SAM riboswitch aptamer (S box leader) from Arthrobacter frigidicola, 105 nucleotides, folded computationally. The sequence was found by an Rfam model in a public genome assembly. The organism belongs to Arthrobacter, within Bacteria.

[in-house]
Formats: sequence, structure tokens, C1' cells
RNA sequence: GAACCAUCCCGAGCGGCCGAGAGAUCUGGCUCUAUGACGCCGCAGCAACCCUGGCCAGCGCCAACAGCGCUGACAGUAGGGUGCUACCGCCAGAAUCGAUGGAGG
Repeated sequence: GAACCAUCCCGAGCGGCCGAGAGAUCUGGCUCUAUGACGCCGCAGCAACCCUGGCCAGCGCCAACAGCGCUGACAGUAGGGUGCUACCGCCAGAAUCGAUGGAGG
């Protein structure tokens, strides 16, 4: 970088720095923005995917308890890897478009 799978409904802000545009691209709209947007950093938070442990259930070892090992389940508990924290991916159209995660290469 390309291809595959899944999701894009909801959810979640404060401070510092920067200094003019931003909401992926194009078109038409709409919205945010010097009362400092966007972006970067710090802390905090949210919960989409993945990982690990615990709780729970079953089986085995043991005379038995404790303990250890294996397997499984669905919700959700703790931690971790990314991600995310205006507006239905802001709305519509176009492009086999974009973003995030996973599994592989």
C1' cells in the first nucleotide's frame, strides 16, 4: 500500500500552546469559529473491536476439605492494546469513497 471481515445509532470535556480557518475529497447546502474553532500536549472521560485475569458452571486429581489443572457460558467486573470525546460519516449526490477495529500477508 492492496485485498478480506465487522461497525460507523447512542455515548464521552477541562486546562495549556498555536493563530485562521474547520467539518476526509469534489459539487450544492448547512453548521462551528478571535467569546480562539481546527491542530498539538497534559489530565480526565466514553466504550467499537481485540487480549488477559477474576466471578459463575462442569469435569479431573485428592479419603475429604483446601488447592491445582482443563473446558465452557452469557452477561458484565478489573486491567491492558488501539480508537474515540459538535451536528446521523452534518445533509444530498458522485466515486466499489472515507474512518476505526480485527485476522492474516